Annotation:
Lysine riboswitch aptamer from a mouse gut metagenome, 170 nucleotides, folded computationally. Its Rfam family is "Lysine riboswitch aptamer". About the family: Riboswitches are metabolite binding domains within certain messenger RNAs that serve as precision sensors for their corresponding targets. Allosteric rearrangement of mRNA structure is mediated by ligand binding, and this results in modulation of gene expression. This family includes riboswitches that sense lysine in a number of genes involved in lysine metabolism, including lysC. Its mean pLDDT, the model's own confidence on a scale to 100, is 80. The model forms 100% of the base pairs in the Rfam consensus.
RNA sequence: GGUAGAGGCGCGUCCUGCAAAGAGUAGCCGCGGGGGAGAUUGUCCCCGCAGUCCCAGAGCCCGCAGCAAAAGGUGCAGAACGCCGAAGGGAGCCGCAGGGGAGGCGGCUUACCCUGGGUGGGCGCUCAACAGGCGUCCAACUGUCAUCAUGGAUAUGAUGGGGAGCUACU
Numbered sequence: 001g002g003u004a005g006a007g008g009c010g011c012g013u014c015c016u017g018c019a020a021a022g023a024g025u026a027g028c029c030g031c032g033g034g035g036g037a038g039a040u041u042g043u044c045c046c047c048g049c050a051g052u053c054c055c056a057g058a059g060c061c062c063g064c065a066g067c068a069a070a071a072g073g074u075g076c077a078g079a080a081c082g083c084c085g086a087a088g089g090g091a092g093c094c095g096c097a098g099g100g101g102a103g104g105c106g107g108c109u110u111a112c113c114c115u116g117g118g119u120g121g122g123c124g125c126u127c128a129a130c131a132g133g134c135g136u137c138c139a140a141c142u143g144u145c146a147u148c149a150u151g152g153a154u155a156u157g158a159u160g161g162g163g164a165g166c167u168a169c170u
Stems, first nucleotide, its partner, number of pairs: 001170005008084001010083004015078005027067002030064005038053005043102005087115004091109006116142002119139008144161007
C1' cells in the first nucleotide's frame, strides 16, 4: 500500500400502512362595523417588470355564523438498499426565480476544519410544537489503542489518546 472485519437501542437513504399533531389554523361563503385610493400576485425586504382587481367604496382591519384543508417534520409497524467517517456539522463554489441582500432547497469539493459511538440532562438555534433536527457543555456507559499495577490466562483497575484510528491477513 491492498483485502477483509469489529463497536450496537450502530449510521444513512427510499417506499408502504396507520396514528397524533399541524388546526377548527390557513382559506372559502355570508352578515355587521371600521377604513378611504390605491391594492394585490410572482419565497421575504428594496428596486424594476408583468398580470389581475379597484378608482367609489377595492384591497386592508375587527367581530359573528357556517364550511373547512394541506405540506414539511414526528411516532409505531413492515420491507428494501448502501454501509462502520458509517454519518453529522462548519467553510468554499455552483444552480434554482430580473438586479441587490437574506433565507430555503439541491449538487460538488475534499486529508479544508471539527466529531469514536449511542443514552440522559442543561443552554442556544430551527420548527406550529413540549415532537424532531443542529450546535455546545456536563454525566455515567460503551468500544479501541498505549502505559502502569494485580493476575497462570481470559480479566480487573488507574491514567491518557483518537476513526488519517483499531484488529486479522498480505